[in-house]
Order: sequence, then C1' cells, then structure tokens
RNA sequence: UACCUAUCCAGAGAGGUGGAGGGACAGGCCCUAUGAAACCCGGCAACCAGCGAAAGCAUGGUGCCAAUACCGGCGAAUAUUUUCGCAAUGAUGGGGU
Repeated sequence: UACCUAUCCAGAGAGGUGGAGGGACAGGCCCUAUGAAACCCGGCAACCAGCGAAAGCAUGGUGCCAAUACCGGCGAAUAUUUUCGCAAUGAUGGGGU
C1' cells in the first nucleotide's frame, strides 16, 4: 500500500494516572465530571506463528475490551414497526506488491 482473502449480533475490571472529550465518516442517536481521550496495570479472543496425532494450549506476533461495525444505502417481506437479503465504506488478521 489503489491488490487478494477470511471475519465483523459472542467475549473482556465497581483498578491506577489523567483531566474533556469520545463513538472512522454527512446526518441521526448515544456515551461522558456517578468522570471522555491517552498511558499503565488487568482482561477477552484465538487470525498467524509455536507446541500437539487430535481435541486443544495460550508461549510469541497482532487484535480487541458501551450500544450488531450503534443506526445509516438498495431490494424483499411485514403492514408502520419489525424481519430478511445484498451492497458501499470501514476495521482486524493472513497473504501479495
């Protein structure tokens, strides 16, 4: 990194530092001084590596720890609110360049 591929309705602290913001993105709707971001500790998970005959383990590399990737566009069903399917965009892993 303008490519390929898999996954994205499960899971994760009533801890320290910190002080006002945060949830990728228009808009919405939320979270936040009963303290945001960030850092530390802690934890979850098991994509890759490792070990193993396998089930698996959780040692190393990531990742993650409000709400489905919070909703969000198109189509169908329902019959007014929900359900289902498909996309776009994004995120993460593994490859590739």